This is a predicted complex of two RNAs, RNase P RNA and transfer RNA, with 449 nucleotides together. Its mean pLDDT, the model's own confidence on a scale to 100, is 79. It holds a member of the Rfam family "Bacterial RNase P class A". By type it is a ribozyme.
RNA sequence: AAAGCAGGUUAAACGGUCGCGUCUAUGACAUAGUCGUAUGAUGAGGAAAGUCCGGGCUCCGUAGGGCCGGGGUGCCUCGUAACGCGAGGGCGGAGUAAUCCGACGGAAAGUGUCGCAGAAAAUAACAGCCUAAGUGCGCCUUGUGCGCAACGGUAAUGGUGAAAACGCGGUGUAAGAGACCACGGGCCUUCCCGGAGACGGGAAUGUCGGACAAACCCCACUCGGAGCAAGGCCAAAUAAGGAAGGAUGAGGCAGGCUCGCCUCGCUCGACUUCCGGGUAGGCCGCAAGAAUGCAUGGGCAAUCAUGCAUCCAGAUAGAUGACCGUUCACCCUUUGGGGUCGACAGAACCCGGCUUAUUUCCUGCUUUCCCU
RNA sequence: CGGGGCGUAGCGCAGCCUGGUAGCGCACUUGCUUGGGGUGCAAGUGGUCGGCCGUUCAAAUCGGCUCGCCCCGACCA
Numbered sequence: 001a002a003a004g005c006a007g008g009u010u011a012a013a014c015g016g017u018c019g020c021g022u023c024u025a026u027g028a029c030a031u032a033g034u035c036g037u038a039u040g041a042u043g044a045g046g047a048a049a050g051u052c053c054g055g056g057c058u059c060c061g062u063a064g065g066g067c068c069g070g071g072g073u074g075c076c077u078c079g080u081a082a083c084g085c086g087a088g089g090g091c092g093g094a095g096u097a098a099u100c101c102g103a104c105g106g107a108a109a110g111u112g113u114c115g116c117a118g119a120a121a122a123u124a125a126c127a128g129c130c131u132a133a134g135u136g137c138g139c140c141u142u143g144u145g146c147g148c149a150a151c152g153g154u155a156a157u158g159g160u161g162a163a164a165a166c167g168c169g170g171u172g173u174a175a176g177a178g179a180c181c182a183c184g185g186g187c188c189u190u191c192c193c194g195g196a197g198a199c200g201g202g203a204a205u206g207u208c209g210g211a212c213a214a215a216c217c218c219c220a221c222u223c224g225g226a227g228c229a230a231g232g233c234c235a236a237a238u239a240a241g242g243a244a245g246g247a248u249g250a251g252g253c254a255g256g257c258u259c260g261c262c263u264c265g266c267u268c269g270a271c272u273u274c275c276g277g278g279u280a281g282g283c284c285g286c287a288a289g290a291a292u293g294c295a296u297g298g299g300c301a302a303u304c305a306u307g308c309a310u311c312c313a314g315a316u317a318g319a320u321g322a323c324c325g326u327u328c329a330c331c332c333u334u335u336g337g338g339g340u341c342g343a344c345a346g347a348a349c350c351c352g353g354c355u356u357a358u359u360u361c362c363u364g365c366u367u368u369c370c371c372u
Numbered sequence: 373c374g375g376g377g378c379g380u381a382g383c384g385c386a387g388c389c390u391g392g393u394a395g396c397g398c399a400c401u402u403g404c405u406u407g408g409g410g411u412g413c414a415a416g417u418g419g420u421c422g423g424c425c426g427u428u429c430a431a432a433u434c435g436g437c438u439c440g441c442c443c444c445g446a447c448c449a
Stems, first nucleotide, its partner, number of pairs: 001368008012327007020043004024038006045344001049355002052353005057227004064259005070223005075089005090104001091102004105218002110216002112212003126158002128154003135149005140143001166184002169181003185208003189204006231284004241275005249264005277448003291310008329340004373445007382398004392429001400416005422438005
């Protein structure tokens, strides 16, 4: 210098002029408010986004028994209110490396699938090889004979395929084969050592069982449903309307069935569906919280504890802005200066994460090349 | 703001659950039929299944992310 990797950081600052929302104070009108005024306070994000997870909060009756399902997660240990998140570690994989990635339980419980090609896709004999024993046929020299063959043996060789029945070498054999042996690899069981554990190292015995569970499934753990348009209070308005069903009823006990129970109702009508009608107002929920910042301590870290300080948007689904000057940052440059405030993007009940979009700068590390 | 669904040929749809060949109707093209047109008959063209990544030997189909479109949801009685 180039290429790359990891971590952090920024989302402009100051001054002036004008404007908007909320709050506070205050004035007027004369009062559940409206309109003004202020050297008053305050006013988007790292993702406010996607709504993908996990919670808080609210309602569904105060979550009964039995049976049957459904969703999610999936190495270990910690962290956390909780998580599918985070940290550290294990194993596997990618990369020369820094480093990164992994839905990473079970295929030896069962079912299923494996198109085309190929003989065969899990109950392997198409070609090839072999004819020892047995079988069949033929021959004559009638034998412990010779030859041929598959309806016999064989997974060494060929071809097909993503995948072909541990790899390779030897022994062995008629030809062959984990049939046997050496080396190497995988797996089950038992044991020893290390570790908190996942797991790692070793020994013995047995063994060689194709892939797919982001196919059904099995195992373990776990999960109620709806959502702030939840829900509560007040006010206003009307046709407290009409039609159909309705008592062997309706609703509920948090997916279905069932038992049991509860509530309402039983013709003066509970409840369901449809048609029609009215309102389109206010308040609460609603921002002091698993909050933020700093310091110290524990811990490898995620994070936790303690102390101090701070109060920090909030709606009408509507405000949070514009311009000028200087500076900073970056880019261009004829070194005079010029350009851009930059990108992604806009709270709507609130938090913790993940994912996606995107801007600036800094630090550390790796590899290669060049110079000294 | 919240909830749900869809995306496959020019248009409307099936196939997706249970992975291997993308199909149907209309439209379009060519030929025949006709004096000509329509109708009818026969044949044919046209698709990277919205995009990206993953699982798998193999993805329209299974999983994740993302883009676009559509639908529903106020209260009272």